[in-house]
About this RNA:
The RNA shown here (transfer RNA) has 77 nucleotides and comes from a Desulfurellales bacterium. It was read from a public genome assembly. Its mean pLDDT, the model's own confidence on a scale to 100, is 82. It matches the Rfam family "tRNA". Gene Ontology term of the family: triplet codon-amino acid adaptor activity. The source organism's lineage runs through Bacteria, Pseudomonadati, Campylobacterota, Desulfurellia and Desulfurellales.
RNA sequence: GGUGGGGUAGCUCAGCUGGCUAGAGCGCCGGUCUCAUAAGCCGGAGGUCGGGAGUUCAAGUCUCCCCCUCACUACCA
Numbered sequence: 001g002g003u004g005g006g007g008u009a010g011c012u013c014a015g016c017u018g019g020c021u022a023g024a025g026c027g028c029c030g031g032u033c034u035c036a037u038a039a040g041c042c043g044g045a046g047g048u049c050g051g052g053a054g055u056u057c058a059a060g061u062c063u064c065c066c067c068c069u070c071a072c073u074a075c076c077a
Base pairs, nucleotide, nucleotide: 001073002072003071004070005069006068007067010026011025012024013023019057028044029043030042031041032040050066051065052064053063054062
């Protein structure tokens, strides 16, 4: 350099054929329970969906450019 995968909540990840409110588990905060802690139960906060542009009535999802990352591969030495 080329090819392919990945980037969505603090972490690990879902998200179908574009469709109406963007989710789960864990973690965090509050409550409940307990002598107390943990576990359990109830509630809550937390998101530029990597960045930009385009298409569309509508984009996490499609197209293009760029960035980061992983794997494979080629060349030089």